Predicted 3D model of a 71-nucleotide RNA (transfer RNA) from Candidatus Yanofskybacteria bacterium RIFCSPHIGHO2_01_FULL_43_42. The organism belongs to Candidatus Yanofskyibacteriota, within Bacteria. It matches the Rfam family "tRNA". Rfam describes the family as follows. Transfer RNA (tRNA) molecules are approximately 80 nucleotides in length.
RNA sequence: GGGCCUAUGGUCUAGCGGUAUGACGCGUCCAUGGCAUGGACGAAGUCGGAGUUCGACUCUCCGUAGGUCCA
Numbered sequence: 001g002g003g004c005c006u007a008u009g010g011u012c013u014a015g016c017g018g019u020a021u022g023a024c025g026c027g028u029c030c031a032u033g034g035c036a037u038g039g040a041c042g043a044a045g046u047c048g049g050a051g052u053u054c055g056a057c058u059c060u061c062c063g064u065a066g067g068u069c070c071a
Stems, first nucleotide, its partner, number of pairs: 001070007010024003018054001026042005047063005
């Protein structure tokens, strides 16, 4: 320098263009004499920019970061 892959709450993860999924963790409440376990509810997320589209996490382009291969 070039090819390919990846980027989603604090962490891990699902998501064939139509309200973003689940788990752990976190908070409030219930239950217990208390802890743990359990139950109910809640907060928290699409790497950045542009384009296509009625509508983009999803498609296209540019960039950033990480991984991998070639030189």
Its mean pLDDT, the model's own confidence on a scale to 100, is 83.
RNAcentral holds the sequence, with entries from ENA.